[in-house]
Molecule: SAM riboswitch aptamer (S box leader)
Organism: marine sediment metagenome
RNA sequence: CAUCGAGAGAGGCGGAGGGAACGGCCCUGCGAAACCUCGGCAACCUCAAAUGUAAGGUGCCAAAUCCGGCAAGAUAAGGACUUUAUCUUGAGAGAUG
Numbered sequence: 001c002a003u004c005g006a007g008a009g010a011g012g013c014g015g016a017g018g019g020a021a022c023g024g025c026c027c028u029g030c031g032a033a034a035c036c037u038c039g040g041c042a043a044c045c046u047c048a049a050a051u052g053u054a055a056g057g058u059g060c061c062a063a064a065u066c067c068g069g070c071a072a073g074a075u076a077a078g079g080a081c082u083u084u085a086u087c088u089u090g091a092g093a094g095a096u097g
Base pairs, nucleotide, nucleotide: 001097002096003095004094009038010037011036012035017027018026019025022068023067024066039061040060041059044057045056047052048051065093070090071089072088073087074086075085076084077083
């Protein structure tokens, strides 16, 4: 700097965790993570040349980055500062290149 609402899992091994942290909400003994094998998705790099390929290097294969926090706006309630709920946009954090 770019992208992140699309897409894509079986087997083995293992034996209780996992979804980054926190809060929520989920997944999981009908078998979590890690590791191995095979497969797949995608097209960042590469390659070929101007939109293609998938041979190679990464990446990825539950749920929107699973959702939220911070700010602004809209609507509703309550009320007139402010608070709560919902939605939208952006920021922040994170992931990948």